[in-house]
């Protein structure tokens, strides 16, 4: 440099799920836990979720609307441990 992930080592990450705190709300943070993960690493598209402000108007357990979020989800791009050939 290329292929390529095993039955292996170090080494990361962290679903349910609890407590505590933040948030309107989705959801987030932190400890705790581990079912998983060779890109569950980073962007970027895409898709979902919320409606606090804002908009209408038919004024209500109601519509729209992301500047707020989530991807363990797809897809491309870039970047990477360790092995084995």
């Nucleotide at each position: 440099a290329g292929u390529u992930g095993a039955g292996a080592a170090a080494g990361g990450u962290a679903a349910a799920c609890u407590a505590u705190c933040c948030g309107a709300a989705a959801g987030g943070a932190u400890a705790g836990g581990g079912c998983g993960c060779a890109a569950a690493g980073u962007u970027u598209a895409g898709g979902u979720c919320u409606a606090a402000g804002g908009c209408a108007c038919u004024u209500g357990u109601g519509g729209c609307u992301a500047u707020g979020a989530c991807c363990g989800u797809u897809a491309a791009a870039c970047u990477g441990c360790c092995g084995a050939u």
Notes: Predicted 3D model of an 85-nucleotide RNA (c-di-GMP-I riboswitch aptamer) from Atribacteria bacterium SCGC AAA255-G05. NCBI's taxonomy places the organism under Bacteria, Pseudomonadati, Atribacterota. The prediction has a mean pLDDT of 77. The model forms 90% of the base pairs in the Rfam consensus.